Context: one part of a larger RNA
Order: sequence, then C1' cells, then structure tokens
RNA sequence: GGCCAACGGUGAAUGCCUUGGCGAUGAGAACCGAUGAAGGACGUGGGAGGCUGCGAUAAGCCACGGGAAGGUGCCGACCAACCGUCGAUCCGUGGAUGUCCGAAUGGGGAAACCCCGCACUCGUAAUGGGGUGUGACUCCCGCCUGAACACAUAGGGCGGGUAGAGGGAACUGGGUGAACUGAAACAUCUCAGUAACCCGAGGAAAGGAAAGUAACAACGACUCCGUAAGUAGCGGCGAGCGAACGCGGAAGAGCCUAAACCAGACUGGUGUGAUAGCCCGACGGCGUUGCCAGUCCGGGGUUGUGGGACUCGAUAGGGGGCGCGUCGGCCCCCCACAGAGUUACAAAGCUGCCAGGUAGUGGAAGCGUCUGGAAAGGCGCACCGCAGAGGGUAAUGGUCCCGUACACGAAACCUGUGCAGUCUCUGAUCGAUGAUCCCGAGUAACGCCGAAUCCGAGAAAGUUGGCGUGAAUCAGCGAGGACCACCUCGUAAGGCUAAGUAUUCCUCAUCGACCGAUAGCGAACUAGUACCGUGAGGGAAAGGUGAAAAGUACCCCGGGAGGGGAGUGAAAUAGUACCUGAAACCGUUGGUCU
Repeated sequence: GGCCAACGGUGAAUGCCUUGGCGAUGAGAACCGAUGAAGGACGUGGGAGGCUGCGAUAAGCCACGGGAAGGUGCCGACCAACCGUCGAUCCGUGGAUGUCCGAAUGGGGAAACCCCGCACUCGUAAUGGGGUGUGACUCCCGCCUGAACACAUAGGGCGGGUAGAGGGAACUGGGUGAACUGAAACAUCUCAGUAACCCGAGGAAAGGAAAGUAACAACGACUCCGUAAGUAGCGGCGAGCGAACGCGGAAGAGCCUAAACCAGACUGGUGUGAUAGCCCGACGGCGUUGCCAGUCCGGGGUUGUGGGACUCGAUAGGGGGCGCGUCGGCCCCCCACAGAGUUACAAAGCUGCCAGGUAGUGGAAGCGUCUGGAAAGGCGCACCGCAGAGGGUAAUGGUCCCGUACACGAAACCUGUGCAGUCUCUGAUCGAUGAUCCCGAGUAACGCCGAAUCCGAGAAAGUUGGCGUGAAUCAGCGAGGACCACCUCGUAAGGCUAAGUAUUCCUCAUCGACCGAUAGCGAACUAGUACCGUGAGGGAAAGGUGAAAAGUACCCCGGGAGGGGAGUGAAAUAGUACCUGAAACCGUUGGUCU
C1' cells in the first nucleotide's frame, strides 16, 4: 500500500410524520372610497428585537349580549407590578378614538416632510408660539350681477350638494390588435379577433318584447344548456374553419315614449271694421282677448286579425266646487268601492311576525385483568347508538377529552326577488264610419370602399362602419339568400326590463385512486423575507429531541470548546450540531498478501 471483516467519523439519502399547499363541490358575499379607501410610514408594552393588534384614549376605551375561573397576544422564557365570582381574560354586535403619507384635495414637495390664510381659542407685557375647525379642481342646483349687441347669451360673484376623482382577483360590454405556429417551404388562409394594451359598468354584465323564425303547416321577447352536427356550408375546395331552423330542457314578465288632437305658459309675427274670441245652448256682459309659428309643461296615445287621433252612439254609487253671471250638460276635487305596487311598467318608506346570518347551549354509553415506560393493544364480561365522521390523550379508544347525530338559542346589527298592516298610485269601457290627420328622415333604399356573420366577392341576400345620392305614411314600408310575380310573415329608423347564465380577491361547510419538505403555492420556518439590480424587476435556502424538559444537580480533565463519571428517561449511538441515519469521502482495530 491492496483486499476482507468489525467498529467509528463525516454526510445527508430513505422511511415515517405534517402545522402548509393544490384541486373540487355547495352556500354566502360580490364591492371599498372626500364621513378620506386600498396600501403604507412612524409610533404604541414596566423591562420589547421581530410578528400580531392598536393609534398620542395607541396589545387598547364605552355600551349591550354570550361565557366562565382563571388572566396581562405569538416567537418566549424570566422578573416586576397588577386584574378577576361586585364575573376578569376571551367571543359576538354596536359605538368612540383613529398621528403622518397616500385620489390626497389650503400652497409646495425628493411620499410619510416644509410653509400659510381665515374664524374661534390658549399663552406672552408684546412678537414669535400652541389647539380646534375651515380653505383643491370639475360638475349639478338656486340666487344676484352682467359684455361685444336692444332683449338675451357668454362671463363674474354668492350660497348649497353623503355629486365625481382613487383602488379592486376573475367574470362582462366595447376600442386597438400581433407573432411564433399549422399549411410538413410560403404569400390568400391558419394561429385569432387569441395574447397584449386601453376605456366603461355591475354584482353580475350583455341581450330582450319581432320591420323575427318559418313554409302552404305553423311558432310567438331575450339568455343559457343538450341535441340538431362535425350536418348544411366555407376553404391556395389545401391546411383547416364550421352554422342555423327545429326538437328537448332551465327560467319566465312585460312595459314606457315620439307623432296626430286638446289645454296652459313664454317668445316672435300678424291684426283693430267689435267681425272672429271668452267650454256648449239662450239672455246679458267682457275685451290687445284673437289668429299663425316655435319652445316648454300637462292631458291624450302606443298597435299588425293594423293601431291611434278626430266625429258619432251606448253604459257607470254618493257629496262638493272653479271655469264672467243664471239654468242644464261638460270638467275638477273628496268619500265609498275595486285593482295594483317598491327589479322595468310612478315613488319614499315605516312597523309587526316569520325564516336565515353574525357569539353560543344541551348532547347517550366501560370496567377488570395481562404485557408494557405508558393501554386505547390481548383476554374476559358489559353498555350506547337518529351519535361506529374526525381529532386528541404516553401504542390502535363508539362508551376518557373535544366533538358527532339530533335538539335548542340573540340585548344589538344585517339579509329576505317571505307574509301582514300602514302607506302610495290608478280607475272609463265598448261599438260604428273609413271622410280627414298621425304612426320615429339626412333615416330607409341605392352606389363606392370596408367589417362581422359557416359564407375568403362569390349567384351574395340579411346585419354593420365611412363617403355620396336620397324616398314613402297603411291603396304605405320591410323581409322570406341575386332578381321578378304570386303567396306568407312582420311593422325599422326612441327607450326600460327581473329570472334562468359567467366568475371567485373574499367568508363558511365539506370532499379528494391530490403533494408530503429537491414534492406541494415562490413561501409548512423572520417569505415576496435575506440577497441581487440605478431602476423596471429578479428572488432563495431553511420542518421533525422526548410521552413529558424530566434539557444532565454534583465530581473530575481542560483557558475554553469538548469530554469522563454520576443522574433523568423505555431509550442519551434520543443531549437542543438532537427521529430514522444509506452512499460517496476519512479513519481505528484485527486478518491476509506483497
């Protein structure tokens, strides 16, 4: 020095474990913010570094409710000083306080800082100083004022506003909009209207009550699911893309306007011969009233077997009243009666009951013996069960603890697309004539250029954007995939609308042929921490003594570290470099070979 064996060191794999993750289901909640958010800075404890909580009233203050004997949060012990059956700590509900920054909003600013005005107030002899409140911009409403230009308008001023601004994971509507890729290359095409960016809104959004879909039969708003169907189609007819009707389900809800016509107000024009006018009829009376146009407000009206206005006719409880005076009709108000209602169709709520939520309460039934450090294990004999889900306890417990099934509970606050009451609102309907009027205009349609639809310009309808030309009003207009005829369906150019649907930053409950510390979130631990970067940004490693600290009193060696005894413990080769403790690597002892 090689090899072999045994025993060690180092090292951390493996096994076992789980406080953390991942995924899913159901329910809830779905916004927060100038009454100052989200997110932070700085403080705050008797001794206090980090986390958590809180805010100069600072691990807290007040009230109400629950609950119970112990408390002064965690890492985390210890000391000190206290609190608590006169009910503390703790849990829930409501309230108070809430520095500074941040939309940040008195002005400024290199965020958490600096500097002011005004009112009130404290203090000083006085100035400086302190405290409380208030002071950004825009928009909306009201009032005052007021140019060019007479009215007016713009502008200005004052007062009022729980108006807006900023934040938020996904879902949602819209705007802008790729490329890699596929086509075995590549250009039309595809990826894909995807990713990304931007704007807006809500708890959902969008859509929505047919100018629809169909086919000689009919259906009857919208949305979503299944099917139709990988069909009809589109397509360098390549790669690929890919409907709709219908049928079956979920849910179910319908409404308001514009116009015609009537009344009033204002503005402008026109008008004066009391003709026309003052609701109608008769008599009297009045008079810048009337007529036309525009605007505003109210009534009226809302449809496709076309509807409405207008005109005519029919019918409806009681009382009161204005409309120049009297009488009757017309009209308005009140009561009764009837109906409806807070998500659209008008709009504020309030009260009670019920149900649910935010703390909680009750909740059955086992002992002996053996092994063992420890019984829940073995053996024996019992019991409960609407409870044999699960977790813990010194090993594996239905009957030890927490629970579980089941049953119950709220002073306060919240929810109810629950009920009732109060309250609020509404109350004409039918018929006839088809004479007159109305039925959404720079619109429909057409042309050119685009887009989206299964549809790539095609025979290309329908929808939609830009530009141009530019209708009709029911004997009208649009559609049925060029176009024409017949037939059929609908009624555009205004608006609102719950439910069924989508999603999950968040809350609660439950589950997993999901992971088990190089896995699972980046993060089981001081984690978006340490660290890196000027910055945007990037971004770790790191779990396990034991049932219980019982964490080795005391003695010895040593400066200490460390070790040897002793002691604890079932175990110390479980000693805080701590479960198990593989291999590489380094040794010790023995054997063997040279």
This is a predicted structure of a 594-nucleotide part of an RNA (large-subunit ribosomal RNA, domain I) from Nitrospira sp. The RNAcentral record of the full RNA draws on ENA. The coordinates come from a structure-prediction model, not an experiment, and the mean pLDDT is 81. It matches the Rfam family "Bacterial large subunit ribosomal RNA". Gene Ontology terms of the family: structural constituent of ribosome and ribosome.